The part of an RNA shown here (small-subunit ribosomal RNA, 3' major domain) has 479 nucleotides and comes from a marine metagenome.

Context: one part of a larger RNA
RNA sequence: UGACGGGGGCCCGCACAAGCGGUGGAACAUGUGGUUUAAUUCGAUGCAACGCGCAGAACCUUACCUGGGCUUGACAUCCUCAGAACCCUCUAGAGAUAGGGGGGUGCCCUUCGGGGAACUGAGUGACAGGUGCUGCACGGCUGUCGUCAGCUCGUGUCGUGAGAUGUUGGGUUAAGUCCCGCAACGAGCGCAACCCCUGUCUACAGUUGCUACCAAGUUAUGUUGGGCACUCUGUAGAGACUGCCGGUGUGAAACCGGAGGAAGGUGGGGACGACGUCAAGUCAUCAUGGCCUUUAUGUCCAGGGCUACACACGUGUUACAAUGGCAGGUACAAAGGGUCGCGAAGCCGUGAGGUGGAGCCAAUCCCAAAAAACCUGUCCCAGUUCAGAUUGGAGUCUGCAACUCGACUCCAUGAAGGCGGAAUCGCUAGUAAUCGCGUAUCAGAACGACGCGGUGAAUACGUUCCCGGGCCUUGUACA
Repeated sequence: UGACGGGGGCCCGCACAAGCGGUGGAACAUGUGGUUUAAUUCGAUGCAACGCGCAGAACCUUACCUGGGCUUGACAUCCUCAGAACCCUCUAGAGAUAGGGGGGUGCCCUUCGGGGAACUGAGUGACAGGUGCUGCACGGCUGUCGUCAGCUCGUGUCGUGAGAUGUUGGGUUAAGUCCCGCAACGAGCGCAACCCCUGUCUACAGUUGCUACCAAGUUAUGUUGGGCACUCUGUAGAGACUGCCGGUGUGAAACCGGAGGAAGGUGGGGACGACGUCAAGUCAUCAUGGCCUUUAUGUCCAGGGCUACACACGUGUUACAAUGGCAGGUACAAAGGGUCGCGAAGCCGUGAGGUGGAGCCAAUCCCAAAAAACCUGUCCCAGUUCAGAUUGGAGUCUGCAACUCGACUCCAUGAAGGCGGAAUCGCUAGUAAUCGCGUAUCAGAACGACGCGGUGAAUACGUUCCCGGGCCUUGUACA
């Protein structure tokens, strides 16, 4: 000087407390461990691995296994020879591949002999290749403490020196934020602000949006002609700064209350992550040193596996019901996506879906029905008209192909489950809880992820205690 203390002081955080809803019990989904297996590819492992890499394993993917093939190779450059390329087709085979048949000659230069470009085949060796190893050789990227308020430097001063001072102290703040004081005076990286979204208003613009007003038409609808007020869209501005008033405070910083205001003291949300820590994670995104491999640890193909299942754990979904289930009626979103696409009306089917093909490269058309809510009826507390697992049968769709191993529909079946031990998680407001909608990936395949809106709470006395963190101070058999 740090680190540590079941030392002290001050302070903060959904850290506790106060509340609301969960997990832990059930079934299923999903990930992991374990076990099994020819293989169940590999990585991630306290917080900070475990719906993680995977924004989507039937084939492919795919790295694994079994079997069948290839050896200058699936891919790159160079050399030699031949042929343009390419298209159609037959046989064998699981295919890779092997063996034939037919068609076809183009482009550029030309001294008409030929040469060249691109592509294909054969050959030779230089080489290719490796998701093989090492993340403890590395780059890049990322997690984490932590959006915590810290981490440092120059000059000066003090100290023999390590070092100290500044950065401590008194206040204050979300903040090393600001003020005052002070052997310090300044500065840098962080904080804040500048950026984006959102909340109010103004100006401009008015179609594909809107419809107050005028007119027309209809069973009905901005449907049509005017119109651009309003809503909205999207560009430029305004607006909030402790600016104003009162009180407290050191005539300070600031705090408390108030006015005006759409908004008040960082308005709400996002992006943004200091010096560093964990030899944290990643050689399987990529890049890369070294090592290893080279008729194989490379490469092609078929089938299988990654989907196994006495079990254990994590994360979720659906429930156990009456604030509910079922039936009928009826209302209100936002944000997205669409031409290899979204696909309307109509018709067929109990349904998944089929048919159909209008319109739309989309403020125009479509996906598209929002759901909870509300109204009416029914059930009457039961393993039930709760719950829907499992299983049988029949189908739909995607796709070359749903056996291993897809999703969905209909009929039948109707399991566990009566609110969950010890323990444990999230959340302070348009939040929790609850309800549906969309998107990426994607032929198909979400209960996951990422977004969107609808309805919309309770509680916070307080900081003694648990956990994590910041500052000062103290002790130290620690460095």